[in-house]
Context: one part of a larger RNA
Molecule: small-subunit ribosomal RNA, central domain
Organism: uncultured prokaryote
RNA sequence: CUGGGCGUAAAGCGUGUGUAGGCGGCUUGGUAAGUCAGAUGUGAAAUCUCCGGGCUCAACCCGGAAACUGCAUCCGAUACUGCCAGGCUAGAGUGUCGGAGGGGAGACUGGAAUUCACGGUGUAGCAGUGAAAUGCGUAGAUAUCGUGAGGAACACUAGUGGCGAAGGCGAGUCUCUGGACGAUUACUGACGCUCAGACACGAAGGCUAGGGUAGCGAAAGGGAUUAGAUACCCCUGUAGUCCUAGCAGUAAACGGUGCACGUUUGGUGUGGGGAGAUUCGACCCUCUCCGUGCCGAAGCUAACGCGUUAAACGUGCCGCCUGGGGAGUACGGUCGCAAGACUAAAACUC
Numbered sequence: 001c002u003g004g005g006c007g008u009a010a011a012g013c014g015u016g017u018g019u020a021g022g023c024g025g026c027u028u029g030g031u032a033a034g035u036c037a038g039a040u041g042u043g044a045a046a047u048c049u050c051c052g053g054g055c056u057c058a059a060c061c062c063g064g065a066a067a068c069u070g071c072a073u074c075c076g077a078u079a080c081u082g083c084c085a086g087g088c089u090a091g092a093g094u095g096u097c098g099g100a101g102g103g104g105a106g107a108c109u110g111g112a113a114u115u116c117a118c119g120g121u122g123u124a125g126c127a128g129u130g131a132a133a134u135g136c137g138u139a140g141a142u143a144u145c146g147u148g149a150g151g152a153a154c155a156c157u158a159g160u161g162g163c164g165a166a167g168g169c170g171a172g173u174c175u176c177u178g179g180a181c182g183a184u185u186a187c188u189g190a191c192g193c194u195c196a197g198a199c200a201c202g203a204a205g206g207c208u209a210g211g212g213u214a215g216c217g218a219a220a221g222g223g224a225u226u227a228g229a230u231a232c233c234c235c236u237g238u239a240g241u242c243c244u245a246g247c248a249g250u251a252a253a254c255g256g257u258g259c260a261c262g263u264u265u266g267g268u269g270u271g272g273g274g275a276g277a278u279u280c281g282a283c284c285c286u287c288u289c290c291g292u293g294c295c296g297a298a299g300c301u302a303a304c305g306c307g308u309u310a311a312a313c314g315u316g317c318c319g320c321c322u323g324g325g326g327a328g329u330a331c332g333g334u335c336g337c338a339a340g341a342c343u344a345a346a347a348c349u350c
Base pairs, nucleotide, nucleotide: 003322004321005320006319007304008303012318014201015200016199017198021194022193023192025088026087027086028085029084030083031082033081034080035077036076038074039073040072041071042070049065050064051063052062053061054060091191092188093187094186095184096183097182098181103177104176105175106174107173108172109171110154115149116148117147118146119145120144121143125136126135162169163168206247207246208245209244210243211242215241216240220236221235222234223233258317259316260315261314262313263312266295267294268293269292270291271290272289273288274287275286276285299306300305323350324349325348332343333342334341335340
């Protein structure tokens, strides 16, 4: 250097943007760097291989050939790759028109419910459990009616449904704003794919500062249970959960399935758009593009299963794996306020 793999056995980076690099559509001309052919020179000897010979054989030694798969120069070839110049439109992008959406940010508003405060009615219980007790209540609770305060979350609609790169996103209105999709085929003319580093985003929990705190609730206290009960159950309850600014950077961050492109029988739902047919129009029907489910041909798979949304058949690029434990640990380094994160062994052992 070469292999085989990565849904579940070890293995797809949490996700995106993108630099270097790798790879790259159709066509014409040029060039001849890669590539290919020939020639010349060189590639020391020994070694290796083959043939022959010498020590009684062998090792060993001697002679000859081959080889030295390489390099340089010259002269050619031009299909492919590269480079230079020109052209094209099928990739990619732009324009125009159109509808869909919990995509994102900010501001404002709303109703139901819980809690609390005050007031009215009202009286002895309430709450809780397997059963209880702690707890609340005659200083009038629970229940019920009215008024008010405040915080958080938005029932039904709701879907196997929609949007987003992922994390994720669900009351309403307004403002700002990103992306996708369909139709059109007007414009640019390969502008593309992937991506080591890098940069950005990144649930929950955690941290810093300031606010806020209704409900819930790590820790903590109490009551039970129990042999014990640092738990499960019950009564309280602080951080936290919420907001603003910053840090952190991890998850079973999962489809346990990297991204892009091409090819390959079907059936049946569903979301968004378009065309046709019919029609006054709509519904319905047919076709089609994009998304999202189920079942399944071939094929694949160890099996389970996957199956045009592939785990089928191919191509390009990246990441990762290489027996179990030790260990995602130690040491070192980078980052962090810390917690810790990232990178990442070995001895030893089976």